Record summary:
This is a predicted structure of a 95-nucleotide RNA (SAM riboswitch aptamer (S box leader)) from a marine eukaryotic metagenome.
RNA sequence: CUUAUCAAGAAAGACGGAGGGAUGGGCCCUAUGAUGUCUUGGCAACCUUUUAAGAUGGUGCCAAAUCCCACUUCAGUUAGCUGAAGGAAGAUGAG
Numbered sequence: 001c002u003u004a005u006c007a008a009g010a011a012a013g014a015c016g017g018a019g020g021g022a023u024g025g026g027c028c029c030u031a032u033g034a035u036g037u038c039u040u041g042g043c044a045a046c047c048u049u050u051u052a053a054g055a056u057g058g059u060g061c062c063a064a065a066u067c068c069c070a071c072u073u074c075a076g077u078u079a080g081c082u083g084a085a086g087g088a089a090g091a092u093g094a095g
Base pairs, nucleotide, nucleotide: 001095002094003093004092005091006090011040012039013038014037015036019029020028021027023070024069025068026067041062042061043060045059046058047057066089071086072085073084074083075082076081
């Protein structure tokens, strides 16, 4: 860079010590220890395998719809807002 998927699902312990949830705005999580790392366990998305399922292996994941919105179009409307479709961006797998 290309392509597929993204409304479900999933714990415990140790280390460590302050922010974090991609970015902006919100709103949340967090010293009743977050983010992160390791171990065990679990979930099941992709690849491998297979008639299919399953098993194995390689990654991945285990707060909140990718937490919600952001850009365009349409519809409704109390003009605040809501819903649908399509993109952009992000995450993961494969090449």
The prediction has a mean pLDDT of 76.
The RNAcentral record of the sequence draws on MGnify.